The prediction has a mean pLDDT of 89. This is a predicted structure of a 349-nucleotide part of an RNA (small-subunit ribosomal RNA, central domain) from an uncultured prokaryote.
Context: one part of a larger RNA
């Protein structure tokens, strides 16, 4: 690089907004850049090719012809793309009434528990195990109340349930504030889509500085198991885990499925709307959104996917090119470090 690919063999950037590019609805009409036809001009000579013709033939030479996919001028064409002008509503957004929701941020406050304190009652033990022991306790523990501190986390409800672009998100209220979904009518008139860079969020767990620590609980220390046992079991226990400002920028960041319009059998639920029917809940037909489950064509190397597609198609980005070497060295941005991110080689099978 061609062809071929990305659920699971190699292969979707974690996740969004967006610049620059790529594409891009429907009618009219202009112009002629792309385009698509005819014409000149040019494409050197050799060479390929076809004729023929010379060395006894051939290799080789020689004479003509063709061809030269190109280019550049012109002349026409106008369906396509484009460009410019003019309209339209079907994508697109606004409007307007409703709806659900752990969607975020800030503040306030509940109650069960856990642990520590300070009181009583109350005696000998408790605590742990597969059995023990280290541990606590006669300076009175464990149990039992009765009152305090104080830090975390929200049992039940709850559910292939809700919300959210992913990360993610669950006790109540107050307040700011994002986004979605149904139902009406009217507005704008293509305003879209999809994005190289760039920018922002981004679980954990690390790191700064300052606070704050019940509970658990790396490291670490003792008990045990075991041949050892730097593990699994136990007793303790610091950073952490929590707040608030700053950074880290990665994960099996998973649906291991990139975003976005279109088409293309059905069957049964969950959730949020909403039309009709009923007196009216349930029921029952019906529409839209979302959420699973089986399925049919079809598709798939099987597995399996199957209108939330791995179907059938087009627009755009991103990635992948035997296996170690290696997501390693070096270089270079970044970062307070720890490391990220980019990213071979040489040798080997």
């Nucleotide at each position: 690089u061609u062809g071929g690919g990305c659920g699971u063999a190699a292969a979707g950037c974690g996740c969004a907004c967006g610049u620059a590019g790529g594409c891009g609805g429907u009618c009219u009409g202009a112009c002629a850049a792309g385009u698509u036809g005819g014409g000149u001009g040019u494409g050197a000579a050799a060479g390929c090719c076809c004729u023929g013709g010379g060395c006894u033939c051939a290799a080789c030479c020689c004479a003509g012809g063709a061809a030269g996919u190109g280019c550049a001028c012109u002349c026409a064409a106008a369906a396509c793309u484009g460009u410019c002008a003019g309209a339209c509503u079907u994508g697109a957004g606004u409007u307007c009434c409703g709806g659900a929701g752990g969607g975020g941020a800030u503040c306030a406050g509940a109650g069960a528990a856990u642990u520590c304190c300070u009181a009583g009652u109350g005696u000998a033990g408790a605590g742990g195990u597969g059995a023990a022991a280290u541990u606590c306790g006669u300076a009175g523990a464990u149990a039992u109340u009765a009152g305090g501190a104080g830090g975390a986390a929200u049992a039940c409800c709850a559910g292939u349930g809700g919300c959210g672009a992913a990360g993610g998100c669950g006790c109540u209220g107050a307040c700011c504030u994002g986004g979605c979904c149904g139902g009406a009518u009217a507005c704008u008139g293509a305003c879209g889509c999809u994005g190289a860079g760039a920018u922002g969020c981004g679980a954990a767990a690390g790191c700064g500085u300052g606070g704050g620590g019940a509970g658990c609980a790396a490291a670490c220390a003792g008990g045990a198991u075991u041949a050892g046992a730097u593990a699994c079991c136990c007793u303790g226990g610091u950073a952490g885990u929590c707040c608030a400002c700053g950074c880290c920028g990665u994960a099996a960041a998973c649906g291991a499925u990139g975003a976005g319009u279109g088409c293309u059998a059905g069957a049964c639920g969950c959730c949020g709307g909403u039309g009709g029917a009923u007196u009216g809940a349930c029921c029952c037909c019906g529409u839209c959104g979302u959420u699973g489950c089986c399925g049919u064509a079809g598709c798939u190397a099987a597995c399996g996917c199957g209108u939330u597609a791995a179907g059938c198609c087009c627009u755009c980005c991103g990635c992948c090119u035997g296996g170690g070497g290696a997501g390693u060295a070096c270089g270079g941005u970044c970062g307070c470090a720890a490391g990220a991110c980019u990213a071979a080689a040489a040798c080997u099978c």